[in-house]
RNA sequence: AGAGUUUGAUCCUGGCUCAGGAUGAACGCUGGCGGUGCGCUUAAUGCAUGCAAGUCGAACGGUAUUCUACCCUUCGGGGUAGGAGAGAGUGGCGGACGGCUGAGUAAUGUUUAGGUAACUUGUCCUCAAGUGGGGGAUAACCCAUCGAAAGGUGGGCUAAUACCGCAUACGCUCCUCGAGUAAUCGGGGAGGAAAGUCAUUGACGCUGGAGGAGGGGCCUAAAUCUCAUCAGGUAGUUGGUGGGGUAACGGCCUACCAAGCUUAAGACGGGUAGCUGGUCUGAGAGGAUGGUCAGCCAGACGGGGACUGAGACACGGCCCCGACUCCUACGGGAGGCAGCAGCAAGGAAUCUUGCGCAAUGGGCGAAAGCCUGACGCAGCGACACCGCGUGGGGGAAGACGGCUUUCGGGUUGUAAACCCCUUUUCUUGGUGAAGAGUAAGGACGGUAGCCAAGGAAUAAGCAUCGGCUAACUACGUGCCAGCAGCCGCGGUAAUACGUAGGAUGCGAGCGUUAUCCGGAUUCACUGGGCGUAAAGAGCGCGUAGGCGGCCUUUUAAGUUGGUGGUGAAAGCUCCUGGCUCAACUGGGAGAGGUCCAUCAAAACUGGAAGGCUUGAGGACAGCAGAGGAGGGUAGAAUUCCCGGUGUAGCGGUGAAAUGCGUAGAUAUCGGGAGGAAUACCAGUGGCGAAGGCGGCCCUCUGGGCUGCCCCUGACGCUGAGGCGCGAAAGCAUGGGGAGCGAAGCGGAUUAGAUACCCGCGUAGUCCAUGCCCUAAACGGUGGACACUAGGUAUGGGAGGUAUCGACCCUUUCCGUGCCGAAGCUAACGCGUUAAGUGUCCCGCCUGGGAACAACGGCCGCAAGGCUAAAACUCAAAGGAAUUGACGGGGGCCCGCACAAGCAGCGGAGCGUGUGGUUUAAUUCGAUCAACACGAAGAACCUUACCAAGGCUUGACAUGCUAGUGGUAGAAACCCGAAAGGGCGACGACCCCGGUUUACCGGGGAGCUUGCACAGGUGCUGCAUGGCUGUCGUCAGCUCGUGCCGUAAGGUGUUGGGUUAAGUCCUGCAACGAGCGCAACCCCCAUUGUUAGUUGAAUUCUCUAGCGAGACUGCCCAGGAAAUCUGGGAGGAAGGUGGGGAUGACGUCAAGUCAGCAUGGCUCUUACGCCUUGGGCGACACACACGCUACAAUGGGUAGUACAGAGGGUAGCCACGGAGCAAUCCGGAGCCAAUCCCCAAAACUAUCCUCAGUUCAGAUUGCAGGCUGAAACUCGCCUGCAUGAAGGAGGAGUUGCUAGUAACCGCAGGUCAGCAUACUGCGGUGAAUACGUUCUCGGGCCUUGUACACACCGCCCGUCACGUCAUGAGAGUUGGCAACACCUGAAGUCAAUGAGCUAACUCCGAUUUAUCGGAGAGGCAGUUGCCAAGGGUGGGGCUGAUGAUUGGGACGAAGUCGUAACAAGGUA
Repeated sequence: AGAGUUUGAUCCUGGCUCAGGAUGAACGCUGGCGGUGCGCUUAAUGCAUGCAAGUCGAACGGUAUUCUACCCUUCGGGGUAGGAGAGAGUGGCGGACGGCUGAGUAAUGUUUAGGUAACUUGUCCUCAAGUGGGGGAUAACCCAUCGAAAGGUGGGCUAAUACCGCAUACGCUCCUCGAGUAAUCGGGGAGGAAAGUCAUUGACGCUGGAGGAGGGGCCUAAAUCUCAUCAGGUAGUUGGUGGGGUAACGGCCUACCAAGCUUAAGACGGGUAGCUGGUCUGAGAGGAUGGUCAGCCAGACGGGGACUGAGACACGGCCCCGACUCCUACGGGAGGCAGCAGCAAGGAAUCUUGCGCAAUGGGCGAAAGCCUGACGCAGCGACACCGCGUGGGGGAAGACGGCUUUCGGGUUGUAAACCCCUUUUCUUGGUGAAGAGUAAGGACGGUAGCCAAGGAAUAAGCAUCGGCUAACUACGUGCCAGCAGCCGCGGUAAUACGUAGGAUGCGAGCGUUAUCCGGAUUCACUGGGCGUAAAGAGCGCGUAGGCGGCCUUUUAAGUUGGUGGUGAAAGCUCCUGGCUCAACUGGGAGAGGUCCAUCAAAACUGGAAGGCUUGAGGACAGCAGAGGAGGGUAGAAUUCCCGGUGUAGCGGUGAAAUGCGUAGAUAUCGGGAGGAAUACCAGUGGCGAAGGCGGCCCUCUGGGCUGCCCCUGACGCUGAGGCGCGAAAGCAUGGGGAGCGAAGCGGAUUAGAUACCCGCGUAGUCCAUGCCCUAAACGGUGGACACUAGGUAUGGGAGGUAUCGACCCUUUCCGUGCCGAAGCUAACGCGUUAAGUGUCCCGCCUGGGAACAACGGCCGCAAGGCUAAAACUCAAAGGAAUUGACGGGGGCCCGCACAAGCAGCGGAGCGUGUGGUUUAAUUCGAUCAACACGAAGAACCUUACCAAGGCUUGACAUGCUAGUGGUAGAAACCCGAAAGGGCGACGACCCCGGUUUACCGGGGAGCUUGCACAGGUGCUGCAUGGCUGUCGUCAGCUCGUGCCGUAAGGUGUUGGGUUAAGUCCUGCAACGAGCGCAACCCCCAUUGUUAGUUGAAUUCUCUAGCGAGACUGCCCAGGAAAUCUGGGAGGAAGGUGGGGAUGACGUCAAGUCAGCAUGGCUCUUACGCCUUGGGCGACACACACGCUACAAUGGGUAGUACAGAGGGUAGCCACGGAGCAAUCCGGAGCCAAUCCCCAAAACUAUCCUCAGUUCAGAUUGCAGGCUGAAACUCGCCUGCAUGAAGGAGGAGUUGCUAGUAACCGCAGGUCAGCAUACUGCGGUGAAUACGUUCUCGGGCCUUGUACACACCGCCCGUCACGUCAUGAGAGUUGGCAACACCUGAAGUCAAUGAGCUAACUCCGAUUUAUCGGAGAGGCAGUUGCCAAGGGUGGGGCUGAUGAUUGGGACGAAGUCGUAACAAGGUA
């Protein structure tokens, strides 16, 4: 730092996706150790149990109990004195800290910076002052009593640092006077304190006051998420005055007065959320986040309330209401883990009911000490980070095994084994800390560390391997199973699925999932855009706002600099220490801001003041114009009405019909009526802001341009909201209505035709008034200003020059067009009328669809308009340009393509092939480019098909093992249709050695057995080679270098001519070249020459070798020229002379696995092989290629001629004979220019005379011939007999342009036999071509395209089916926050307080320490305000659900049509 993905390819736009980092994570597989951290993100759900806040006897009374001494004793014990002393109680301090959680809260919060002259503060520190003298109670305790309990009640006793008076008192408080701006100071008056304890050097306390430190309250500014489909909110509301309240300001509360206050710089409302230091990410700016740690806030079952106190409206306090749980004797009570553990539940998911107060810190205490789930530790969890290990070195026969293989090998792989070594870790044993500032005291902990011994020992997995993205093979599977982050894999050879081997990556982890940032410059401040990709509002006027010309002075808000303060610690960066390193942690420095204060500067922006004229505006003089509104008027035309002439049609169309017309139309002439629109002029001409504006005249009126440079003096630009204008259609009311003409009717067209075409025709179109407010309202280009080459045309002015004048020429301003420099642009294109270069302001965009849409709101009479989402779904959607292909686009050109002709096919019969059907089988393939094709020839064979019978190393090849001389072979016989099987007389061959007479030994061949294997016309032509077809014998297809373009690509190859031709010429940013074309090759036509078996002969013919000849070479004409074309001469042949061979780059997954070859798959006593028989020959039918005909240009009979090219020894066969003939019997010649096969049409003569015939020959019968083991299925031929259809063939369709078509026969291959087929050969021998409009095919150029599998393309909508999300919906049912009324607990405050009441005061009495009365003060009770909650009610907002219903999205092969893309067939 980028990459993948839209296309055939390209560039751009644009989304989606990936690679990185991170986490309080979870899940899957796996798991050795240690250190440091972290660990309910969900139900602020409910909680069993234990613990988490107590302490002080040096504040107080006092007890149980106990010790000592003495006494008594019923031996249980009791009493007295002294000491110790729980538990409970009074009192003090602390329970407001610490700990937990994040529900609420969008500001009563937080952060930063300030203020408090508007405040407070227990304990602590400092300072100075005081601490005198009294009083009355009350718990505990005792007695009685109520209650199930919790808990009370009554009576009695008692203490204090508890409580209450009195005294005294300051620089305290209050009042008042004076001074002072005020803070404050001074004078006077009034008021207000205290507590003692231990011990006696004193210490700790207590009281009022002043100050400090630290803490807290309150106030201010700025910052602090989202929705405008939340636009208005607010009655204590905003302010004032008086009063109250508070520590303190304040509508904080209250009475009265005023009517304010707030809001587009977003009030009010809805949603969401604790905030910050920080954390993650990022180059940064930013974005996301707020767990652990730290600061602040808030909360403590839900809600309300106060009390106490320095501090609370109080997590482990109180009261009340509510919900829930528990106890209950049913009367009543108890409780609050969001403290630490733990339980249940929820959830993908989060730990031990541990140890210790040893350390740090906290509370109390004088202290010892006690308490402390704060904290320190340990436990569990790979949850995270960091560190270590699972061994190191050597070791090639590159072992075995695995996998793979082209069978050679390769790989796993120095990996293992094996040898040597080490001991981190592990196990065992020993020793053993620091942490403790203090003598002792350590939870952790017998831990860390250290020492020793043992032994490679105890320790490796996970994911991936098509591209992105590092890593490849085999097998299995066969659009199945499955994978997938995106693109996409899988339909029989899957590097993409599954498994294996191997490899790659990371490693005690590895993957997956989720979330955040990044990449994404894809919300763009840094750092984007808006002509055509998404995006300029239809146009103007103008408010707020933003921005703003030149000069001078001033100010200091912005701006800049200096200084000071603050921005806690931790974290981050740098430096440097401590744990063996690291993580972790200590120390130092730095960084971090829209901050605050202060000093200074004055260029720029802003503010203030003054001036200027160039921006803007005005005056004056002219000019053009379909600018607007109203009124009038004119002619042409259409239609209608009246009249005349006139007669049968008119009209309309591609062609028609509907329609009009004998009741007189159309046509034509005259007259009249009425409405609408204004030909020519007229123009990429003019005017207007846009919409828009068109005869002529009049009235009113807006804007613009030019000239002059006279006036004002920045008055300007833009413009959110707002206001106005705004085509057509539409709406309302009233008119009008000629023509045109939605709807409608009719006629055509059509498969249909609710269309296109035709005939009618209503609204409407017109006018007035009022609405509507949208358009492809487009230059698809917002407005303003400035700058940056030109050329040309045109409209309106002005100046110069010129002229008699009009022109012309020239300068300048304003407009409207075209072409173009630079520049810009993805390209197209734009280019002084910018899409260039800049400035200012506004509007708008952020993937496609859903959606020019739902809900809500606003507007409208309605139609509808404006504003404007989401769920869901896709990986694209798009722009420009390129190359093709295509077009019922255009231009040029060619071809037996049409046309002109000739002969056919399509009708008949037959032959052959195919489809279909049938069948045991009718083997298989081939469908423009299959169909007399593979097949140059199926009776058996062929043969691949079927039936039946057989064989199993096989009909055939190779190798190995074992055996084999009576071996191999094999007569005869038996079974059988054969194949095959059984038996089996007889009976070998070759080589070497010994012996050489027989024979013996060994080997080979052969045979048998077994194993490898053979074999397959079984599958895949979509795995292939080779070969072939087709476009097409069409003229094309490309390359190198250069040039152009960002690129695909273009140029060359296009243009002008010409050609059969990309043939040639010419021009040209191209110059050359290659494959094609042509030529070179073969045959034919003329001729020379050479040679020659053969022909009877030869100059000759013929045969076959070498040559000649033809090249637009010559002449004329056309043409700019050249190429070339037309004509002519000569010539056997003339413009490629005729024919053949020859087939460019490529296309069709074209054809062929059945010609051959071949990968893979498959069968293996069968899908192989053999045999017999059958089938390939079937037959309601359809098609294709042919033959023969339908007759007289013919048929029959008789006679007479003339070829070429081929073939021939298992052959061709003369000739002779037999037979009606096929053919047969003899038999000459010929291995061939020698012999043979060997002509027919034609010609001559004659018969037939237009008929199903003397045409035609199918079909059938009989008799023969030939081939062949064999002609039944199923051959060919002959003779006799039989004598079908057929009388020229519908729509349609084929071939052919000259020795061609047509007609005629001949030969050959195949082949035993079989030819109407095929391949060749000659004989006879025409007609026609005006021409390129049309059909088909093709070539070149151009154009459009939404096609690229390329028009057999693409693609739209309804309907039907399935799935999904969503809107409406009679309603139903929840939640939330308010409002109105009723009711109203606790409690504060207020009022009252007849009841109750020790302390103080006064009076009285007497038993002189008590009683009584009065007062002060207090309490219960009652009442009032407020008020949690409850109830009732109507609304608001927001969910869920709902019969039915609306559209939407998606879904390999449903239905109907064909709307769009080409002129898409009606642009």
A computed fold for a 1467-nucleotide RNA from a metagenome, annotated as small-subunit ribosomal RNA. Its Rfam family is "Bacterial small subunit ribosomal RNA". The RNAcentral record of the sequence draws on SILVA. Model confidence (mean pLDDT): 84 of 100.